[in-house]
RNA sequence: AAAAUUAAAAGGCAAACUGUGCCGAAAGGUCAGGACGCAAAGCCACCGGUCUAAGGGAUCUGCUAGGAUCCUAUCGAUAGCGGGGUUGCAUUA
Numbered sequence: 001a002a003a004a005u006u007a008a009a010a011g012g013c014a015a016a017c018u019g020u021g022c023c024g025a026a027a028g029g030u031c032a033g034g035a036c037g038c039a040a041a042g043c044c045a046c047c048g049g050u051c052u053a054a055g056g057g058a059u060c061u062g063c064u065a066g067g068a069u070c071c072u073a074u075c076g077a078u079a080g081c082g083g084g085g086u087u088g089c090a091u092u093a
Stems, first nucleotide, its partner, number of pairs: 005093001012038002017033003021030003036080001042086003046083003049078003055072007
């Protein structure tokens, strides 16, 4: 110096939930409050998984207007699902 586990100190992030907020078809994101927890719960959609279904397709119904169900991420999301990549605080044992 680096790696792994572990401990302390200084800090960091922010689940569920709430909203006469905002964006979005939705999932979800963002702002404020709030803390379940997290050593990367910092960043990155490369791999797998999961979520949504605007658009597209199929089926059913039909008053031919429309409605319902199923499939689909090629264009969405999830990094707090896991793997992977990358960066980082401290230094007890």
The RNA shown here (c-di-GMP-I riboswitch aptamer) has 93 nucleotides and comes from Rheinheimera sp. Rfam family: c-di-GMP-I riboswitch aptamer. Its family is annotated with cyclic-di-GMP binding in the Gene Ontology. The source organism's lineage runs through Bacteria, Pseudomonadati, Pseudomonadota, Chromatiaceae and Rheinheimera.